[in-house]
RNA sequence: CCAUUCUCAACGGGGUGCCACGAGCUGAGAGAUACCCGUCGAACCUGAUCCGGAUAACACCGGCGGAGGGAUUUGAGGCCACGCCCAAA
Numbered sequence: 001c002c003a004u005u006c007u008c009a010a011c012g013g014g015g016u017g018c019c020a021c022g023a024g025c026u027g028a029g030a031g032a033u034a035c036c037c038g039u040c041g042a043a044c045c046u047g048a049u050c051c052g053g054a055u056a057a058c059a060c061c062g063g064c065g066g067a068g069g070g071a072u073u074u075g076a077g078g079c080c081a082c083g084c085c086c087a088a089a
Base pairs, nucleotide, nucleotide: 001083006077007076008075009074010073011038012037013036014035016032017025018024044069045068046067050063051062052061053060
C1' cells in the first nucleotide's frame, strides 16, 4: 500500500396483512419519510382463490424453491487478510 466485510450519502427497487375489536398477533417494516433490498439479487412479484401444520385469524411456520421474474448502482470514510514495496537492524 492492499480485497472483502462495515459505516455514511446520493440514486434506484419493494411491501404494508390478519382480527378475539383489546394501543390485540407476527415481523426489519403492517403507510413510516421509517424499514428492507440493489446479479454475492428469498427485498419483492408470479405460481396462488396452491399444498401440509398451527391459530381467534392471517405468507403465522414449512413446502413450492437446484421454479420463473426482479432494481441491477455510484461515491466517500474506516478496518484490514493473502500478499507487495521501501527503510532500518